[in-house]
RNA sequence: CUCCGAAAGGGCAAACUCGCUGAAAAGCGGGGGCGCAAAGCCGCGGGUCCGAGCAUCCAGGGGACAGCCGGGCUGCCGAAG
Repeated sequence: CUCCGAAAGGGCAAACUCGCUGAAAAGCGGGGGCGCAAAGCCGCGGGUCCGAGCAUCCAGGGGACAGCCGGGCUGCCGAAG
């Protein structure tokens, strides 16, 4: 230095719930804590979900999900092996 990954400090935060936004998927904030070493960031490929508006959801186009998989960028600690 690399792989793997214990412990500690700290971090994030599912379901559910309250408020707000949205047509919806869903998002943001409070509570909550199932989990997470990239559960940090990016819709680039696949996938899933949504339909107010378009041509009505098959396809295209649009939107959402990074806690579905892959990819890209960045990254704290460092026992034993």

This is a predicted structure of an 81-nucleotide RNA (c-di-GMP-I-GGC riboswitch aptamer) from Anaerolineales bacterium UBA3082. Model confidence (mean pLDDT): 80 of 100. Of the family's consensus pairs, 86% are formed in the model. NCBI's taxonomy places the organism under Bacteria, Bacillati, Chloroflexota, Anaerolineae, Anaerolineales.